Predicted 3D model of a 1478-nucleotide RNA (small-subunit ribosomal RNA) from a bacterium.
C1' cells in the first nucleotide's frame, strides 16, 4: 500500500564486506578495494534504429544573416505594384486592388539568453495589511458643441555623413478649453473639483466615468536556508517619537526638531564562497553531495549612473561617464549575440551562419492576413538510455594451424571444412500514411507494407599474484618496466614484455575526474577519554545557561490526538493503457516535506498559587589534626674565629692527584659568633580544594567529624566567560649567607671526556616586597545524587554490653588501606573511595610526522606562557598480552669450566699444513670455535684438474644407420712422443648360402665430452652446538585470542631418571636398556697352540650385580655406610647423536635442476709445475742432558700384515743390501729378532759437553723407462742453534696422564716425526663453587623477532621538496577625508516663454592623501621534509653499562651534561608492615 462490506488473506519493501602495522595475537586507528552515479574528457574499436542531452573554461571580443511588429474599418496621403481609361509613348488620370515613407493606436515590460552580483524578506513555507492593474467579464451612468496646431509633403539651406534648421500648406481615434456629473475625489460637511472619439459594409466595432470579478504585480512578518572568533565589539538617519514632504501603498523612505537610543557570545559587524527552490546523485535509514536538461522565484543585459515614456520597464529604447571596436572629409558620428545560427580565442571538451510556420502558442489587426531563429522539425557527435544485429541446426578421423609437452598425448573444438535452413539487418523495386473532424503537411516519398537478391553489409576491449571471476610457455635479469592497496623485478617471474589459451563486459570496454556509500572514520539514529588521541593544576568562589525533591489546585506553552486549510506541474511509488517490446509518453490513485487554524487532553515536563521536610543550610554540646599568618624562643650538628695540649701528616679514591699541614694541619679541650634545617616519636598515620604542611610557646584564623534535639522550608547539582590560588627553577629591589651548589677552574679517566669520579667555588637555595603561571601540577581516573555480596587492617568520634574504672567483646558515622561476588574491560586490570548500574551539567579527542611549530592576537621586565594553523610527507604511528631470543638482571644446577696437580705449546733446530709473495703454471676446495699432518690411506712420469708445445674434430668413452674389411700383427723412414707415411703376413665363427655375431677403418647426424658456473636451485653425506637433556603429540581444561596447562612447584638422579604434589590424563622421538668388547666362573670342542689329562690358549654357549641382604636417615624416590663377592650402586671401554641452529661444507667422490663451451672450456702426448721463499701462523718431531748419553750383558707382550706378496736358514758386506732359495694363501710358514722403556755391570762428572744432532762433504746401496728440478737408506767425516723458553695458552680424574716400544693401511719406492691399531712401565690431585667459558631449568625487563654481529640518536656533509621571517618591489579589494564634478530628478530665479537660459542641493565618473586587507614576488636566512650503502661520536631500548622521564636554568660539536623540585610509565637486594590459605 492493494484486494476484499468484515474477518482475514495475499504480495512488496528492507541494513554482507575484504586487504595492509605483528615472529604469531586481540584492541585502537588511518590508508585502500569491490557498489552506484556524471551536461564527462582521454586510449581502443564502431553495424542499425528509438527516445533524450550537447561551452561546467572568457558575464572574453563579435563579422554575416535573421531572431517584433502590426493596423488604410484612426487620418492626411500616393514612393513601388496590379487593374481601368488616355497619352505628344517621356508620361499623366483613375482605382471600397494595394501600400513605401509619416501623423496616430496597440504590442516592443511576453516570449527567448545567462547566472556576473546577491549570505539578502533573495529563495522556500506559512500568514499580513496601508495598495495598483492596459487587454478580458459583470453591472450602472454616458458618448453634446467647438477650437488652434503640427508631421509627412513643397521649396531652399548646412554637413563627407549621421542628421540638422527655416520658410509654408495639411489631417486625425493626435492636442485644448466649453458643457453635464450617476459616480469618482478632496471637506472645516457649508461646498469645491473631476470626463469623453470616432469609424461603419448599419450587422457593429469603440470612446469615457464608478463599482466588482478573474489573474498578474508592489510592501510587511514569523520559521528555515555556507563557513572562518587566528573577525568581539557595531550603529548617528543610527533606534524610537512629533511634525512636514514623497510614494500606487505602509514605512528614517526623505527632512527638521525632540529624546539616546538600537543590534550583538542564541555570534553582530568584519572577510571568504555561493543564484534559490521542486527536484538529482547516493544512502537500509537518518543523512550526506549537488541544483544541466524541464518547470517556479530572483537577478542581469559592454562597465557605472540616471531619468522619460507607459497600466506595467526597459537584451535587440534614451541621455550621460568610462574603457573596446568601427567609419570620417579629421569638423565630427556609430555600436554591443549573456536571442538562433557562425567566428575567434579560452579550454581536457560542447553540434547546422538547416528547413516551416503545416501543428501548438504569442503580437496587431473586424477579418482576409502579416511577424514569430517562441516553437515543430532536419542535421551533427556511441554524449547517455533502451531496443535488434553480426546468423540457425548438424557435423569426429576429434582434420590441419597455433600452443603446451611428463613425448604417451592434452588444448584450440563442434569451433573450422562441409551438408541443409533462415533472411532481423542490408541493398534493389512497387506502394504508401497517422499528425489535418473543411482547407493548408516543414517533417517526407519519411514511418510502415509488399516483393527480389543472397550468410550474404556487421566484434572489439579490458583483465588473468591475493583483495577478484581466469594460467602456461618464451624473452628481460632491482635492468627495462608494472602497481587501487598490499607489492613484483637481483637468471627457472601465473605479478614486467611477447604468445597460446582462460575470464568478464560488449557496439562498447577500459582509464581519468568528482560525488554519495562501504566508514559506527564527527557517532541524532550511532563512538569515546586509567595504559590506545583524549578529565583544563586546583571547581575553591561564582555569573549567564543547563538540569533539578514530595504533594495540591489551576493553565494549556512543550507533548498526544481529532478535523480543516496550504504543501504548483513535472519527478518518485503502484496500476492500467499507448508506440511490435522497451526506454519515452498518457490517465489514475498514492506518498513526501513542513507549517498554520479550531477543538480535546488520562499522566508527564514548563508556568501561576498556596504548602511538607527526607535535599541544602542554620543554632547548640564535644572532639582531632605538620591547616593557614604573626611574633617570641630551644637543643644537637657543620663551619668559621680565639686560646691550650700535641706531631707529621691529613683529605680523598677502584687507584691516584688537585687540595690543606713544620708559617704547626688532622686530632683534642674551652670560650666566642652566624647561618640554615628541625634525629627519636614517625606510621599505605593525620590535616588541607590542590600547590602542599613537622623542635617548642602565644595571639588571630579557615574548614571536618560526631551527638541530642530545635529552626529555615527546594534555599540545590553543574558550570562557559570571570576572579582567586598556584612546586621547583627564573626575574627585579633590599637584606642575608653556616651547609649544599648550575656555571667556572683545576685533578683524574679516557682514542678523546665540553660527562660520570675528586679538590674548590659565583649566581641561587633562607628573609621581606613584587612579577612569572608552569611540572610526570599522577590516582597519568571531573563534579554530584542513587542503586549492586563481602572480609581483614588502621584513624577520629559516638553508642551498646561489662567493670569499681580501664581493657576486652558487638554495632553506628566519617576518612584511609589490603583482598575479592556480580558486573565491567582490548588485555592489563578496576571492583561500595568503581574504571559496575543509571542520571544531570562541564571539559577534552578524532592516523602519524609536520607541531604544542609558524603566523596573528592577549598576558609578561625578561625568559616565555596562553590561543594556535598550513603546504608537505607517510602506511603506517600506537596499546595490551603471546612465544623466543637477548642483558655489563636474579636464582639453582652440570661440565678437567675453574680450583688442585702432572705434562706441555708458546723461546731454538727441523718436518708437515696454512696465509703472503712470486711464477707461464705454482690446479681446485676448507678460513672464529667447527679451517690450517684438513680433503690427500702417500704429487719424479703417471696422479693432475694448472703452465708451455705438438697433435685430433662423431671425437679418448656409450648407442644407432651405411660402406669396406675377420680380427690381429710385423719390417722400414719422420717425430720428443701422440701419431704419420710405406712395404708385408693373415683370411677365423655361425649360416636357410641371402646374410649374421664380435672386432678394425671410413662416412654421415642424432650426439658424446666438460675436475666449466652456481653447495644461494638440490639428493645423499658430514661438521658443530652436544652424548647436553631436551624436543613434541592425542583427548581435557583455562583463555575473544597468540597461546597456556601437561613439561611448573618440593626432593632426588648422570638423565623430562624415578618419587610426591597438581586440571590434568596418557604416548612418541631422545635418557636408559637391548649389541659389541674386556674384567671372574661354569660348561662344550679343539686343529697348526701344548710333551701330557690338569692347566694355559682358541672358540662358542652360559651363569654373575639386582640397592638383592643388614644399619642409619626420609612419605617416597633415593642417599650414606657395612657385609660377601672376580666386580657395587651405569663395574671400565666402543657403537648407538632426539626436535632442530649455523642459506655450516662438499655441484672435485658420485648423482642431479638451471646455464654455458662444441676444430674446444672436449681429447692425446712430451716437457715443467703443484716442492718457489721477504715475512707470519697452526700442528708435530727432537731436544736442551746424570731420573741421562754411550758401551757390553740379561728379561718379559700384545696386535696385526703376506702370493705381481712374506720371504727362512746359509753365505758375502761395517752397514745400507746383495745372493739364495726352505717354507706359507698362514693358531702350522715368514715379516719377527734378544720389542722398547727394563734390570746387571762399566764409562762419562755438569762443560755447549762423550749433550744436542742441524747443515754440508765424500762414498755406497734400493726401487723404478726415468731419483737434475724432486726420493729413500747406509758408512766416514762435518758438529748449527739450543742450558727448560715473555704475554699468552692446550690436554688429562687410574690402568688415565706420562715415558717405552711394536703393527698396520695408502705403496713401486718414499718425504710416516702423520694417521689408525697394539701391548708394556705407570702416577700426583680435586678444598670447594666466589670467578672464566659453555650449557640447562625458572624467573624478571625490553623500543629486540634478520632476534645485541639487534634496535636506534642528534649535530655536519651532498641530492630534491614544500614552507616561515626579510631591505623592499608589484598590482589588487573595500573603507575614510578632501578636490573637481557630467547627465539628470528636484528647487530658485531671469525673459526672448523655448525641445530656452542661469544659479543651488545630491551623484556617477576622474583626482590628491594617510592608514586598513588579503596576494604575487625577493638578494639573504631559518627550521622541516625526504633520498641501499657519506663523517664525528654512541643519548635511549636490559640496572643499555651514570635508572630513566616531566618543569626550569645553565653550559657543550652533536646526541646530551649538570644544577633544583616533582613522577615511576624503575632492574635488583634487604627490612618493616599487611593480605591469602593450613
Nucleotide at each position: 500500500a492493494a484486494a476484499u462490506a468484515u474477518c482475514u488473506u495475499u504480495u512488496u519493501u528492507g541494513g554482507a564486506g575484504a586487504g595492509u602495522u605483528u615472529g604469531a595475537u586481540c584492541c585502537u586507528g588511518g590508508c585502500u578495494c569491490a557498489g552506484g552515479a556524471u551536461g564527462a574528457a582521454c586510449g581502443c574499436u564502431g553495424g542499425c534504429g528509438g527516445c533524450g542531452u550537447g561551452c561546467c573554461u572568457a558575464a572574453u571580443a563579435c563579422a554575416u544573416g535573421c531572431a517584433a511588429g502590426u493596423c488604410g474599418a484612426g487620418c492626411g496621403g500616393u514612393a513601388a505594384g496590379g487593374c481601368u481609361c488616355c497619352u505628344u509613348c517621356g508620361g499623366g488620370a483613375g482605382u471600397a486592388c494595394a501600400c513605401g515613407a509619416g501623423c496616430g493606436g496597440c504590442g516592443g515590460a511576453c516570449g527567448g539568453c545567462u547566472g556576473a552580483g546577491u549570505a539578502a524578506c533573495a529563495c522556500g513555507u506559512a500568514g499580513g495589511a496601508a495598495c495598483g492593474u492596459a487587454c478580458c467579464c459583470c453591472a450602472a451612468a454616458g458618448u453634446g458643441a467647438g477650437g488652434g496646431a503640427u508631421a509627412a509633403g513643397c521649396a531652399c539651406c548646412a554637413g563627407a555623413a549621421a542628421u540638422g534648421g527655416u520658410g509654408u500648406c495639411u489631417a486625425a481615434u493626435a492636442c485644448c478649453g466649453c458643457a453635464u456629473a450617476u459616480g469618482g475625489c478632496c471637506u472645516u460637511a457649508g461646498g469645491g473639483u473631476u470626463a469623453a472619439a470616432g469609424c461603419u459594409a448599419c450587422g457593429g466595432c469603440g470612446c469615457u466615468u464608478u463599482g466588482g470579478g478573474a489573474a498578474c504585480g508592489g510592501c510587511c512578518u514569523g520559521c528555515g536556508c555556507a563557513u572562518g572568533a587566528u573577525u568581539a565589539g557595531c550603529u548617528u538617519g543610527u533606534u524610537g517619537g512629533u511634525a512636514a514632504g514623497g510614494u500606487a501603498a505602509u514605512g528614517g523612505c526623505u527632512u527638521a526638531c525632540c529624546a539616546a537610543g538600537g543590534c550583538g557570545a542564541c555570534g553582530a559587524u568584519c572577510a571568504u564562497u555561493a543564484g534559490c527552490u521542486g527536484g538529482u546523485c547516493u544512502g537500509a535509514g537518518a543523512g550526506g553531495a549537488u541544483g544541466a536538461u524541464c518547470a517556479g522565484c530572483c537577478a542581469g543585459a559592454c562597465u557605472g549612473g540616471g531619468a522619460c515614456u507607459g497600466a506595467g520597464a526597459a537584451c535587440g529604447g534614451c541621455c550621460c561617464a568610462g574603457a573596446c571596436u568601427c567609419c570620417u572629409a579629421c569638423g565630427g558620428g556609430a555600436g554591443g549575440c549573456a536571442g538562433c545560427a557562425g567566428u575567434a580565442g579560452g579550454g581536457a571538451a560542447u553540434u547546422u551562419u538547416c528547413c516551416a510556420c503545416a501543428a501548438u502558442g504569442g503580437g496587431c489587426g473586424a477579418a482576409a492576413g502579416c511577424c514569430u531563429g517562441a516553437u515543430g522539425g532536419a542535421g551533427c557527435a556511441a554524449c547517455g538510455c533502451c531496443g535488434c544485429g553480426u546468423g540457425c541446426a548438424g557435423g569426429a578421423u576429434g582434420a590441419a594451424u597455433g600452443c603446451c609437452u611428463u613425448c604417451g598425448g592434452g588444448u584450440u573444438g563442434u569451433a573450422a571444412a562441409c551438408u541443409g535452413c533462415u533472411u532481423u539487418u542490408a541493398u534493389g523495386u512497387g506502394u504508401g500514411a497517422c499528425g489535418a473532424u473543411a482547407a493548408u503537411g516543414a517533417c517526407g516519398g519519411u514511418a510502415g507494407c509488399a516483393u527480389a537478391u543472397g550468410a550474404a553489409u556487421a566484434a572489439g576491449g579490458a583483465u588473468c599474484g591475493g583483495c577478484u571471476a581466469a594460467c602456461u610457455c618464451c624473452g628481460u635479469g632491482c635492468c627495462a618496466g608494472c602497481a587501487g592497496c598490499c607489492g613484483c623485478g637481483g637468471u627457472c617471474a601465473u605479478a614486467c614484455g611477447g604468445a597460446g589459451g582462460a575470464u568478464c563486459c560488449a557496439a562498447g570496454c577500459g582509464u581519468u575526474a568528482u560525488c554519495c556509500g562501504g566508514a559506527a572514520u564527527u557517532a541524532c539514529u550511532g563512538g569515546g577519554c586509567g595504559u590506545a588521541a583524549a578529565g583544563a593544576g586546583u571547581u575553591g568562589c561564582g555569573u549567564a545557561g543547563g538540569u533539578g525533591g514530595c504533594a495540591u489546585a489551576g493553565u494549556a506553552a512543550g507533548c498526544a490526538a481529532g478535523c480543516a486549510g496550504u504543501g504548483a506541474a513535472a519527478u518518485g511509488g503502484u496500476g492500467u493503457g499507448g508506440c511490435u517490446c522497451a526506454a519515452c509518453c498518457a490517465c489514475a490513485u498514492c506518498u513526501c516535506c513542513a507549517u498554520u487554524g479550531c477543538u480535546u487532553g488520562a499522566a508527564c515536563u514548563g508556568c501561576u498559587a498556596a504548602g511538607c521536610u527526607a535535599g541544602a543550610g542554620g543554632a547548640c554540646a564535644a572532639g582531632a589534626g605538620a591547616g593557614g599568618u604573626a611574633c617570641c624562643u630551644g637543643g644537637a650538628a657543620u663551619u668559621c674565629u680565639c686560646a691550650g695540649u700535641g706531631u707529621a701528616g691529613g683529605a680523598g679514591u677502584g687507584a691516584a692527584a688537585u687540595c690543606c699541614g713544620u708559617a704547626g694541619a688532622u686530632a683534642u679541650u674551652g670560650g666566642g659568633a652566624a647561618g640554615a634545617a628541625c634525629a627519636c616519636c614517625g606510621a599505605u598515620g593525620g590535616c588541607g580544594u590542590a600547590g602542599g604542611c613537622a623542635g617548642g610557646g602565644u595571639a588571630c584564623u579557615g574548614g571536618c567529624u560526631u551527638g541530642c534535639u530545635c529552626c529555615u522550608g527546594a534555599c540545590a547539582c553543574u558550570a562557559a566567560g570571570g576572579c582567586a590560588c598556584g612546586a621547583a627553577a627564573g626575574c627585579a629591589c633590599a637584606g642575608g649567607u653556616a651547609g649544599g651548589g648550575a656555571c667556572c677552574u683545576g685533578g683524574a679517566u679516557u682514542a678523546g671526556a665540553u660527562a660520570c669520579c675528586c679538590a674548590g667555588u659565583u649566581a641561587c637555595u633562607c628573609u621581606g616586597u613584587g612579577c612569572u603561571g608552569u611540572a610526570a601540577a599522577c590516582u597519568a581516573u571531573g563534579g554530584a545524587u542513587g542503586c549492586u555480596a563481602g572480609c581483614u587492617g588502621u584513624u577520629a568520634g559516638c553508642g551498646g554490653u561489662a567493670u569499681c574504672g580501664a581493657c576486652c567483646c558487638c554495632g553506628c558515622u566519617a576518612g584511609u588501606a589490603g583482598c575479592g561476588a556480580a558486573g565491567c574491560u582490548a588485555a592489563c586490570g578496576c571492583g561500595u573511595u568503581a574504571a559496575g548500574c543509571a542520571u544531570c551539567c562541564c571539559g577534552c579527542c578524532u592516523g602519524u610526522g609536520g607541531a604544542g611549530u609558524a603566523c596573528g592576537g592577549u598576558c609578561g621586565c625578561a625568559a616565555g606562557a596562553c590561543u594556535a594553523a598550513a603546504a608537505c610527507a607517510u602506511a603506517a604511528a600506537g596499546g595490551a598480552a603471546u612465544u623466543g631470543a637477548c642483558g655489563g638482571g636474579g636464582a639453582c644446577c652440570c661440565g678437567c669450566a675453574c680450583a688442585a696437580g702432572c705434562g706441555g705449546u708458546g723461546g731454538a733446530g727441523c718436518g708437515u699444513g696454512u696465509u703472503g709473495u712470486u711464477u707461464a703454471a705454482u690446479u681446485c676446495g676448507a678460513u672464529g670455535c667447527u679451517a690450517a699432518a684438513c680433503g690427500a690411506a702417500g704429487a719424479a712420469c703417471c696422479u693432475u684438474a694448472c703452465c708451455c708445445a705438438g697433435g685430433c674434430u662423431u671425437g679418448a668413452c656409450a648407442u644407432c644407420c651405411u660402406g669396406c674389411g675377420a680380427a690381429u700383427u710385423u719390417c722400414u723412414c719422420c717425430g720428443a712422443a701422440a701419431g704419420g707415411a710405406g712395404a708385408g703376413a693373415g683370411u677365423g665363427c655361425c649360416g636357410u648360402a641371402a646374410g649374421g655375431a664380435a672386432c678394425g677403418c671410413a662416412g654421415u647426424g642424432a650426439c658424446a665430452g666438460g675436475u666449466g658456473c652456481u653447495g644461494c636451485a638440490u639428493g645423499g653425506c658430514c661438521g658443530u652446538c652436544g652424548u647436553c637433556a631436551g624436543c613434541u603429540c592425542g583427548u581435557g581444561u583455562c583463555g575473544u585470542g597468540a597461546g597456556a596447562u601437561g613439561u611448573u612447584u618440593g626432593g632426588u638422579u648422570a638423565a623430562g631418571u624415578c618419587c610426591a604434589u597438581c586440571a590434568a590424563c596418557g604416548a612418541g622421538c631422545g635418557c636408559a636398556a637391548c649389541c659389541c668388547u674386556u674384567g671372574u666362573a661354569g660348561u662344550u670342542a679343539g686343529u697348526u697352540g701344548g710333551a701330557a689329562u690338569u692347566c694355559u690358549c682358541u672358540a662358542g654357549c652360559u651363569a654373575g650385580a639386582c640397592u638383592g641382604c643388614c644399619c642409619u636417615g626420609g612419605u617416597a624416590a633415593c642417599a650414606g655406610g657395612g657385609a660377601g663377592g672376580a666386580a657395587g650402586g651405569a663395574g671400565g671401554g666402543g657403537a648407538u647423536g632426539a626436535u632442530g641452529u649455523c642459506a655450516g661444507g662438499u655441484c672435485a667422490g658420485u648423482a642431479u635442476u638451471g646455464c654455458c663451451c662444441u676444430u674446444a672450456c672436449g681429447u692425446c702426448u712430451g716437457g715443467g709445475g703443484c716442492u718457489a721463499c721477504a715475512a707470519a701462523c697452526a700442528c708435530g718431531c727432537u731436544a736442551c742432558a746424570a731420573u741421562g748419553g754411550c758401551c757390553g750383558g740379561u728379561a718379559c707382550a700384545g696386535a696385526g700384515g703376506g702370493c705381481a706378496g712374506c720371504c727362512a736358514a746359509g753365505u758375502c758386506g761395517u752397514a745400507a743390501g746383495a745372493c739364495g732359495g726352505a717354507g706359507c694363501a698362514a693358531a702350522u710358514c715368514c715379516c719377527a729378532u734378544c720389542a722398547a722403556a727394563g734390570c746387571c755391570g762399566g764409562u762419562c762428572u755438569c762443560a755447549g759437553u762423550u749433550c744436542g744432532g742441524a747443515u754440508a762433504g765424500c762414498a755406497g746401496g734400493c726401487u723404478g723407462a726415468a731419483a737434475c728440478c724432486c726420493g729413500c737408506c747406509u758408512g766416514c767425516u762435518u758438529g748449527a742453534a739450543g742450558c727448560c723458553g715473555g704475554a699468552a695458552u692446550c690436554g688429562c680424574u687410574a690402568g688415565u696422564a706420562a715415558c717405552g716400544g711394536u703393527a698396520g693401511g695408502u705403496c713401486a719406492g718414499c718425504u710416516a716425526u702423520a694417521c689408525u691399531a697394539c701391548c708394556g712401565u705407570g702416577a700426583a690431585u680435586a678444598c670447594g663453587u666466589u670467578c672464566c667459558c659453555g650449557g640447562g631449568u625458572c624467573u624478571u625487563g625490553u623500543a629486540c623477532a634478520c632476534a645485541c654481529c639487534g634496535c636506534c640518536c642528534g649535530u655536519c656533509a651532498a641530492g630534491c621538496c614544500a614552507u616561515g621571517a626579510a631591505a623592499g618591489u608589484c598590482g589588487c579589494c573595500a573603507a575614510u577625508a578632501c578636490c573637481u564634478g557630467a547627465c539628470g530628478u528636484g528647487u530658485g530665479a531671469a525673459c526672448u516663454g523655448g525641445u530656452u537660459u542661469c544659479g543651488c542641493c545630491c551623484u556617477a565618473a576622474g583626482g590628491u592623501a594617510g592608514g586598513g586587507g588579503a596576494g604575487a614576488u625577493g638578494a639573504u636566512u631559518g627550521g622541516g621534509g625526504u633520498u641501499a650503502a657519506g663523517u664525528c661520536g654512541u643519548a635511549a631500548c636490559a640496572a643499555g653499562g651514570u635508572a630513566u622521564c616531566c618543569g626550569u636554568a645553565c653550559g657543550g660539536g652533536a646526541a646530551c651534561g649538570u644544577g633544583c623540585g616533582g613522577a615511576u610509565g624503575g632492574a635488583u637486594u634487604a627490612c618493616c608492615u599487611c593480605c591469602u590459605u593450613u